This is a predicted structure of a 445-nucleotide RNA (Bacterial RNase P class A) from a Pirellulales bacterium.
Taxonomically the source falls in Pirellulales (Bacteria, Pseudomonadati, Planctomycetota, Planctomycetia).
The prediction has a mean pLDDT of 75.
Its Rfam family is "Bacterial RNase P class A". Rfam classes the family as a ribozyme. From the family's description: Ribonuclease P (RNase P) is a ubiquitous endoribonuclease, found in archaea, bacteria and eukarya as well as chloroplasts and mitochondria.
[in-house]
């Protein structure tokens, strides 16, 4: 001067006039409280009066709180506020136990509340390179798929081959024998074809004729042993002829890990209707050194009751069973009600009422700036700071300037897009533009 990785920052600025939402705050009016006054009850009086309630009416005064008015002072959408894709916080369903069932996640390390995030590192692919992506346990547990092609797609196969041999036909030819064509039997998988992909590559011996047969080197498997790293893995020797494929982001197995629902969650107060209905379950066991109640028996007695002793007769208590039910998968466990009678709950299903108000509703796993360990994420530490809580939805609207873009001008554009309980993060979308930092490629010095 050009074409590329990688980060990180903005997201339009000023002013003027009107208008919103919400805090904090000062005045003033009223609700409100308090006392005086006036009245009525109701008690009490030593008849002077009090003392409690409850109405109006005027007055004075104000702690806390609420409405209204009118001021001050600050504050008010985003980097993705979106998807509703993880993870949590926080409610709520007694417990959140324990199994299955249905997911999730997948190399090692490390960071976080935690993740399927984020860093570093390692093996694979990709790029000349800064870098980019990652489908990363297991394929001899076990099912499956791989169209068409092709013999044949996994311990397979023989379509042209290529060797050896019968059989017939035919040429040459002195024997021996050579070629050629057909139909047969064995042998082979080196060499074609066919496929994305064919059971290790390359060379040599061997062989009828091939073949890891069998050797040299090579790549890959397995084991051994050494070095280097926290590990994932690297590098190196060494033995072995062992070479029997991909796919599992196919089911499936192993490894870790999850209870469900969600702010329309979930508590408060009003105020309404019908707690209106439906729904099962033992005439079971103990206990009076659990408690009441009641009964017998004997004694004393002032006839009211007292002491002793016995009765499971009544309630109650405890146990057992048995029934209703508790999850917005199922079972166990566990937990709550009821359960001898005109009774019958927990709550569960059926149905009927309201659907208003207030809380949850923003002070946080929170920001910033500087030191300190870490290679980095991130963590400690000291100050400093407080920054939307709307409720049918609040931050708009009008005029001027200026800024970027295109364009002589004139004038036109200025992007994706708007909180709803909050946080961590991923993923789509995104106009001008600014910054750093590394790679390549060309020209000059």
């Nucleotide at each position: 001067g050009g074409a590329g990785u990688g980060g990180a920052c903005u997201g339009g600025g000023c002013g003027a006039u009107c208008g919103c939402c919400g805090g904090c705050u000062g005045c003033a009016u009223g609700g409100c409280c308090g006392c005086c006054u006036u009245c009525g009850c109701c008690g009490u009086u030593u008849c002077g009066g009090c003392g409690g309630c409850g109405a109006c009416u005027g007055g004075c005064g104000g702690a806390a709180c609420c409405c209204u008015g009118c001021g001050g002072c600050g504050g008010g959408a985003g980097g993705a506020a979106a998807g509703u894709c993880c993870g949590g916080g926080c409610u709520c369903c007694a417990c959140g136990g324990g199994a299955c069932g249905c997911g999730g996640u997948g190399a090692u390390g490390g960071g976080u509340a935690a993740c399927g995030c984020c860093c570093a590192c390692c093996g694979g692919c990709c790029g000349c390179g800064a870098g980019g992506c990652u489908a990363g346990g297991g394929a001899a547990a076990g099912u499956g798929c791989a169209a068409c092609a092709g013999a044949a797609a996994g311990u397979a196969g023989a379509c042209c081959g290529c060797c050896u041999u019968g059989c017939c036909g035919g040429a040459c030819g002195u024997u021996g024998g050579u070629c050629c064509g057909g139909c047969g039997a064995g042998g082979u998988a080196a060499g074609g074809g066919u496929g994305a992909a064919a059971c290790g590559g390359u060379g040599a011996g061997g062989u009828a004729a091939g073949a890891g047969c069998u050797c040299a080197c090579c790549a890959g498997c397995a084991g051994g042993c050494c070095g280097g790293g926290c590990g994932a893995c690297c590098g190196g020797c060494u033995u072995g002829g062992c070479u029997c494929g991909g796919c599992a982001a196919a089911c499936c197995c192993c490894a870790c890990u999850g209870g469900g629902a969600g702010c329309a969650a979930g508590g408060c107060c009003a105020a309404a209707c019908a707690g209106g209905g439906a729904g099962c379950a033992g005439u079971g066991a103990a206990a009076u050194c659990g408690c009441g109640c009641g009964g017998g028996u004997g004694g004393u007695u002032u006839c009211g009751a007292u002491c002793a002793u016995c009765c499971g007769g009544c309630g109650u208590u405890u146990c057992c069973g048995c029934g209703g039910g508790c999850u917005g998968g199922u079972c166990c466990g566990g937990c709550c009600c009821g359960u001898u009678a005109u009774c019958g709950a927990c709550u569960u299903c059926c149905g009927g009422g309201u659907a208003g108000g207030c809380c949850g509703c923003u002070g946080g796993a929170g920001g910033a700036c500087c030191c300190g360990a870490g290679u980095a994420a991130u963590c400690g530490g000291u100050u400093c700071c407080c920054u939307a809580g709307a409720g049918a939805a609040a931050u708009g609207a009008u005029c001027g300037c200026c800024c970027c873009c295109c364009g002589c001008a004139a004038g036109g554009g200025g992007a994706c897009a708007g909180a709803a309980c909050c946080c961590g993060g991923c993923u789509u979308a995104c106009a001008c533009g600014u910054c750093c930092a590394c790679u390549c490629c060309g020209a000059g010095u």